RNA sequence: GCCGUCAUAGCUCAGUGGUAGAGCACUUCCAUGGUAAGGAAGGGGUCCGCAGUUCAAGCCUGCGUGACGGCUCCA
Numbered sequence: 001g002c003c004g005u006c007a008u009a010g011c012u013c014a015g016u017g018g019u020a021g022a023g024c025a026c027u028u029c030c031a032u033g034g035u036a037a038g039g040a041a042g043g044g045g046u047c048c049g050c051a052g053u054u055c056a057a058g059c060c061u062g063c064g065u066g067a068c069g070g071c072u073c074c075a
Base pairs, nucleotide, nucleotide: 001071002070003069004068005067006066007065010024011023012022013021018055026042027041028040029039030038048064049063050062051061052060
């Protein structure tokens, strides 16, 4: 330098162009003599950034940033 994959909640990840979800974690309550386990309820993200397409974009297109992997060249 070139190619590919990835970027969504605190963590790990889902999400056929049509109101953003799960598990774990966290908060409150129940329960227990108390703790853990268990049960119930709840909070939390405008989806890496900027443009574009569209009635409508987490999703499609371009550029940029970052992470990972592969290839190549020079010294």
The RNA shown here (transfer RNA) has 75 nucleotides and comes from a Patescibacteria group bacterium. Its Rfam family is "tRNA". Its family is annotated with triplet codon-amino acid adaptor activity in the Gene Ontology. The same sequence occurs in records of 2 taxa. The RNAcentral record of the sequence draws on ENA. Its mean pLDDT, the model's own confidence on a scale to 100, is 82. Taxonomically the source falls in Bacteria candidate phyla (Bacteria).